[in-house]
RNA sequence: UUUUUAUACAGAGGCGCGGAGAGACAGGCUCGACGAACCGCCGGCAACCAUCUACUUUCUUAGAACGGUGCCAACUCCUGACCAUAUAAAAA
Numbered sequence: 001u002u003u004u005u006a007u008a009c010a011g012a013g014g015c016g017c018g019g020a021g022a023g024a025c026a027g028g029c030u031c032g033a034c035g036a037a038c039c040g041c042c043g044g045c046a047a048c049c050a051u052c053u054a055c056u057u058u059c060u061u062a063g064a065a066c067g068g069u070g071c072c073a074a075c076u077c078c079u080g081a082c083c084a085u086a087u088a089a090a091a092a
Base pairs, nucleotide, nucleotide: 001092002091003090004089005088006087007086008085013042014041015040016039021031022030023029025080026079027078028077043072044071045070048068049067051064052063053062054061076084
């Protein structure tokens, strides 16, 4: 990068650095010098994978949250395209 499957109205932010952008794309609307993005630290949310516990023949289900990811303005911000985008897991 591509393919497949699942999920997307819940939840969770401070500081430092930086200095004008950000919210994928188009149109809207919004956030931003009362400090955007990027990067770092700490914290948190969630429960996809792994792990553990209970139940169980198995599958499942419920719970935990030490590991691998992810996420922490607004319903994926709204509308559109729904093989659009994002994330996870698996495969190539």